[in-house]
Context: one part of a larger RNA
């Protein structure tokens, strides 16, 4: 911009897409078949590759938030504790997110209408012919069923509500993340728990410093301590203030 008033929501599916796969073993059953040797169709069940969706409780991985531990070397005046740099200085660990090597579901079945192929009836051509007329069976392929997008389907669909105009309703501007290049979307904006701070806390880390005692000392112990906390919960401390602008049409 359109869809013929504006909007704020819920739908229908014209149509597009995607998915559609496979093994092995039990059973039926050593049965039918077959001299033996072998060895089944048909039906039942179970469990796996390979793929694909989703997740992050469980394994496990990253994790330059975090925590210890430790070189070397400046620097806080000096012990002690700290701090800088040296790939995060190096090692060991690891929450939250992301993730697979980790978990969970997925293909099932089932209608329609066919190929090929088998078939019924049955002339033409007194027979015989599945075909010519007529009527069936029959495939992982077609159409549906399964998943997701979808009325710019310009054929522009339906349905609910709202607003009767300074008007619903947006949106600028802030706080932000289940979102994100930007934008967009999504929450909030004081009638508030949106983010930060605070408080407590799953969870990580491994027992802080100062002291005091116990050891000659190293060190131990007090003390699951200290420090962290992307997660959760609560708490208006701090920060979403007040405002502008858009929008106002047909019909009566």
């Nucleotide at each position: 911009c359109g869809u013929u008033a504006g909007u704020a929501a819920a739908u229908u599916g014209a149509g597009u897409g995607g998915a559609c796969a496979u093994g092995u073993c039990c059973u039926u059953a050593g049965u039918a078949c077959g001299a033996g040797a072998g060895g089944a169709c048909c039906g039942g069940g179970a469990u796996g590759u390979a793929c694909g969706c989703a997740c992050c409780g469980c394994u496990g991985g990253u994790g330059u938030a975090u925590c210890u531990g430790u070189u070397a070397u400046g620097c806080c005046g000096c012990c002690a504790g700290g701090u800088g740099u040296a790939a995060u200085g190096c090692a060991g660990a690891g929450u939250a997110g992301c993730u697979a090597c980790g978990u969970g579901c997925g293909g099932c079945a089932a209608g329609g209408a066919u190929a090929a192929a088998c078939g019924c009836u049955g002339a033409a051509a007194g027979c015989a012919u599945c075909u010519a007329a007529g009527c069936g069976u029959g495939a992982a392929a077609c159409c549906u069923u399964c998943c997701a997008c979808a009325a710019g389907a310009u054929g522009a669909g339906u349905u609910u509500a709202c607003u009767u105009u300074u008007a619903a309703g947006g949106g600028u501007c802030g706080u932000c993340a289940g979102a994100g290049a930007c934008u967009a979307u999504g929450a909030c904006g004081u009638u508030g728990a949106u983010a930060g701070g605070c408080u407590a806390u799953a969870g990580g880390u491994g027992u802080a410093a100062a002291g005091u005692u116990g050891g000659c000392a190293a060190c131990a112990a007090c003390a699951a301590a200290g420090c962290c906390g992307a997660g959760u919960a609560g708490u208006a401390c701090u920060a979403a203030u007040u405002g502008c602008c858009c929008g106002u049409a047909a019909g009566c």
A computed fold for a 252-nucleotide part of an RNA from an uncultured Chitinophagaceae bacterium, annotated as large-subunit ribosomal RNA, domain VI. Rfam family: Bacterial large subunit ribosomal RNA. Its family is annotated with structural constituent of ribosome and ribosome in the Gene Ontology. It was read from a public genome assembly.